Predicted 3D model of a 346-nucleotide part of an RNA (small-subunit ribosomal RNA, central domain) from an uncultured bacterium. The full RNA is in RNAcentral, with records from ENA, Greengenes and SILVA.

Context: one part of a larger RNA
RNA sequence: CUGGGCGUAAAGGGGAUGCAGGUGGUUUUGUAAGUUAAGGGUGAAAUUUAUAGGCUCAACUUGUAAAUUGCCUUUGAUACUGCAGAACUAGAGGACAGGAGAGGAGAGCGGAACUACCGGUGUAGCGGUGGAAUGCACAGAUAUCGGUAGGAACACCAGAGGCGAAGGCGGCUCUCUGGACUGAUCCUGACACUUAGAUCCGAAAGCUGGGGUAGCAAACAGGAUUAGAGACCCUGGUAGUCCCAGCCCUAAACGAUGAGCACUAGGCGUAGGACUCUUGAGUUCUGUGCCGAAGUUAACGCAUUAAGUGCUCCGCCUGGGGAGUACGCUCGCAAGAGUGAAACUC
Numbered sequence: 001c002u003g004g005g006c007g008u009a010a011a012g013g014g015g016a017u018g019c020a021g022g023u024g025g026u027u028u029u030g031u032a033a034g035u036u037a038a039g040g041g042u043g044a045a046a047u048u049u050a051u052a053g054g055c056u057c058a059a060c061u062u063g064u065a066a067a068u069u070g071c072c073u074u075u076g077a078u079a080c081u082g083c084a085g086a087a088c089u090a091g092a093g094g095a096c097a098g099g100a101g102a103g104g105a106g107a108g109c110g111g112a113a114c115u116a117c118c119g120g121u122g123u124a125g126c127g128g129u130g131g132a133a134u135g136c137a138c139a140g141a142u143a144u145c146g147g148u149a150g151g152a153a154c155a156c157c158a159g160a161g162g163c164g165a166a167g168g169c170g171g172c173u174c175u176c177u178g179g180a181c182u183g184a185u186c187c188u189g190a191c192a193c194u195u196a197g198a199u200c201c202g203a204a205a206g207c208u209g210g211g212g213u214a215g216c217a218a219a220c221a222g223g224a225u226u227a228g229a230g231a232c233c234c235u236g237g238u239a240g241u242c243c244c245a246g247c248c249c250u251a252a253a254c255g256a257u258g259a260g261c262a263c264u265a266g267g268c269g270u271a272g273g274a275c276u277c278u279u280g281a282g283u284u285c286u287g288u289g290c291c292g293a294a295g296u297u298a299a300c301g302c303a304u305u306a307a308g309u310g311c312u313c314c315g316c317c318u319g320g321g322g323a324g325u326a327c328g329c330u331c332g333c334a335a336g337a338g339u340g341a342a343a344c345u346c
Stems, first nucleotide, its partner, number of pairs: 004317003007300002012314001014201004021194003025088007033081002035077008048066007091191001092188004096183003103177007110154001114150008125136002162169002206247006215241002220236004258313006266291012295302002319346003328339004
């Protein structure tokens, strides 16, 4: 290296779009590059193998043959692959008609709660805990009623429910906009699948500039607890959490399961359509769950949403530690990210 693997043992890239590359439906004609048949040339010798001989045997050595699995070339073959032409519709896409949806972006609006402020009523406590204390309160708190302001999040509906490529998405209305699904015909005619590099998206935290700041709350301060308490509990509280613009690019980014296509018993739910008739049942497509057959798996389990059976393409693994470290390079304002060893050691 090959062989072997990647749900949990090492191993699926966080996700998508997609150029090059790899792979590619049905029929037919041509070509003959791959493929294949026969012939020719070459493939030095030694070596190797077989056989016969020579040293008393053997190693060694000599002769002969084979092998040298390769390359070049000539003439054929045309099933498969390629290339060129023509045609097709089962893949793919489009047109038409529909219903579903927290899919995305922007603008506006709403009520509950909370906090602050103002005013009324009212009086001595409130708050907090395992128990307390710090804290707040006679300068009138807590409670309660009315008013004003502000920011953030949207109870119930709500569901193992829906949508999205993933991250993720939940009050209401409007505008713009992406995708999926279903139905019956028509159209294009392989336009497809995958995808190194590239490009874009990418929770939270973090960073830069500007705004905003109700609640919550790293840091910090105080009160407790304790042997101590740099914690858990309590009272406060700043970054941050929110918005705009720009970075960062990482997660147990998980289904720890790459994408696509086809095939392989069923049963019970659930979401969105369509169809049938007996109108509450049945059929079917697409999604989403549970249980299970064959099969598979080290087992657990998976099981038409495969981890089963096959094909195509990409990514990745190769004992533990050292180490996701060092060095170099690329990216970043920084934090750091990406790439990524070795010595040594068990």
Notes:
Its mean pLDDT, the model's own confidence on a scale to 100, is 89.